[in-house]
Context: one part of a larger RNA
RNA sequence: CGUAUACGGUGGAUGCCUUGGCAGUCAGAGGCGAUGAAGGACGUGGCAGCCUGCGAAAAGUGUCGGGGAGCUGGCAACAAGCUUUGAUCCGGCAAUGUCCGAAUGGGGAAACCCACCGCGCAAGCGGUACCGUGCACUGAAUACAUAGGUGUACGGGGCGAACCCGGGGAACUGAAAUAUCUAAGUACCCGGAGGAAAAGAAAUCAACCGAGAUUCCCCAAGUAGCGACGAGCGAACGGGGACUAGCCCAAAAGUAUCUUGUGUUCUAGUCAAACGGCAUGGAAAGGCCGGCCAUAGAUGGUGAUAGCCCAGUCGACGAAAGGGCACUUGAUAUGAAAUUGAGUAAGGCGGGGCACGUGAAACCUUGUCUGAACAUGGGGGGACCAUCCUCCAAGGCUAAAUACUCCUGACUGACCGAUAGCGAACUAGUACCGUGAGGGAAAGGCGAAAAGAACCCCGGAGAGGGGAGUGAAAUAGACCCUGAAACCGUAUACGU
Numbered sequence: 001c002g003u004a005u006a007c008g009g010u011g012g013a014u015g016c017c018u019u020g021g022c023a024g025u026c027a028g029a030g031g032c033g034a035u036g037a038a039g040g041a042c043g044u045g046g047c048a049g050c051c052u053g054c055g056a057a058a059a060g061u062g063u064c065g066g067g068g069a070g071c072u073g074g075c076a077a078c079a080a081g082c083u084u085u086g087a088u089c090c091g092g093c094a095a096u097g098u099c100c101g102a103a104u105g106g107g108g109a110a111a112c113c114c115a116c117c118g119c120g121c122a123a124g125c126g127g128u129a130c131c132g133u134g135c136a137c138u139g140a141a142u143a144c145a146u147a148g149g150u151g152u153a154c155g156g157g158g159c160g161a162a163c164c165c166g167g168g169g170a171a172c173u174g175a176a177a178u179a180u181c182u183a184a185g186u187a188c189c190c191g192g193a194g195g196a197a198a199a200g201a202a203a204u205c206a207a208c209c210g211a212g213a214u215u216c217c218c219c220a221a222g223u224a225g226c227g228a229c230g231a232g233c234g235a236a237c238g239g240g241g242a243c244u245a246g247c248c249c250a251a252a253a254g255u256a257u258c259u260u261g262u263g264u265u266c267u268a269g270u271c272a273a274a275c276g277g278c279a280u281g282g283a284a285a286g287g288c289c290g291g292c293c294a295u296a297g298a299u300g301g302u303g304a305u306a307g308c309c310c311a312g313u314c315g316a317c318g319a320a321a322g323g324g325c326a327c328u329u330g331a332u333a334u335g336a337a338a339u340u341g342a343g344u345a346a347g348g349c350g351g352g353g354c355a356c357g358u359g360a361a362a363c364c365u366u367g368u369c370u371g372a373a374c375a376u377g378g379g380g381g382g383a384c385c386a387u388c389c390u391c392c393a394a395g396g397c398u399a400a401a402u403a404c405u406c407c408u409g410a411c412u413g414a415c416c417g418a419u420a421g422c423g424a425a426c427u428a429g430u431a432c433c434g435u436g437a438g439g440g441a442a443a444g445g446c447g448a449a450a451a452g453a454a455c456c457c458c459g460g461a462g463a464g465g466g467g468a469g470u471g472a473a474a475u476a477g478a479c480c481c482u483g484a485a486a487c488c489g490u491a492u493a494c495g496u
Base pairs, nucleotide, nucleotide: 001495002494003493004492005491006490007489008488009487015481016445017444020416021415022413023412024411025410026409027408028407029405030404031159032158039100040099041098042055043054044053046078049075050074051073061094062093063092064091065090066089070082071081072080105114106113107112115128116127117126118125119124130156131155132154133153134152135151136150137149138148163194164192165191166190167189168188174181178228204211205210215242216241217240218239219238225233226232246397247396248395249341254334255333256332257331258330261327262326263325264324265323266322267321269317270316271315275290276289277288278287291308292307293297299311300310301309346370347369348368349367350366351365352364353363356382377392378391379390380389381388432439433438452480455467456466457465458464
């Protein structure tokens, strides 16, 4: 040095576990904000680092309910206290709520600096941003006026995951190159709104029969078409479903808020059946024997696998206070624009939208130039004309069926089980990296219970170890379940 066996070290795979995730279903909620939000800074405890809670009234205050024996949040003890004169805890309604932040008295390098006015003895309290609208006062050139100014009342502002409507609007890519085309009216930017939004009661379709607002789904149909007729794009009529609702312009349906009453429901909770023995074992819920309940044999926990030990489950009850919903009474607001729709319809030029790329291109829309008729009228039926049919533009409102899930509750899974599952099961958007925008981890498991090893010995008042003790087990000793492999040893045997 090699081989073999045994025993170790190292390492953390595997198995088992789950506090965390993922995807859904059914309900709820669909907003918060100048009464100062979202998000933060700084404080706040007997000691106080982080998290949680709270705000100088600071892990809290008041009150009304629930509840009934313990409690003073977690890591996490210690001290000192509270509590049947009902604490802690749970729910409703209130109070307080520093500073920053739309941030709004002015400024500003956010959490800081500096003011004025009124009230008050003081401490201190209140007001003072901008924009819009209404009202009042004032008021130029300029006589009346108007612009402007001042004051006041009300509203707005900002945030938020997706869904929605509108204004703008790419490129990569595909076409096996590329320019029309595609990607795509997508991504992205901006504005606005709601719990949905938008659309909506025919100047619609149809075809000589008729239908009867809108929206969504299935079919029609990858059809008819469009298309360097390439790549690709891609309807409608009609049929079947979901849901149905119609109205107004001398005013209403409806909607919103408040209000009266009735019902129901939510925000705490309550009750509730029935198990013992024997042996094994550290421990019985497993085995054996016998018994009981069940509108409850869902589930979880308890020292191994529990209907009858515990929490629950089934079923039945429960609200002082506040809220939701349905119907109902009344009030207010909105609807709300105005002689039934004229610079409109239509036309020319140039665009855009329609599945439709200018085409034979109707229809809708409009930057520009023109510009009617008035129901004895006008629009449409895919160039255009006639006939026929059908409808009435240039005013407005309108639930439901539809879309989505930051969020709340319950439940489900041939979903994951710590290199998986969210990036994050743990101090996680943390540590760390970056000037910054931004990027972004690793890290779970003793035991049933800390019973977490008193005491003794070696040692540096060490680290570590040996005894003793606990425990079922300590090769379960905190680097703690199991403990694979690589890798490193010790002992023995053999070989060289």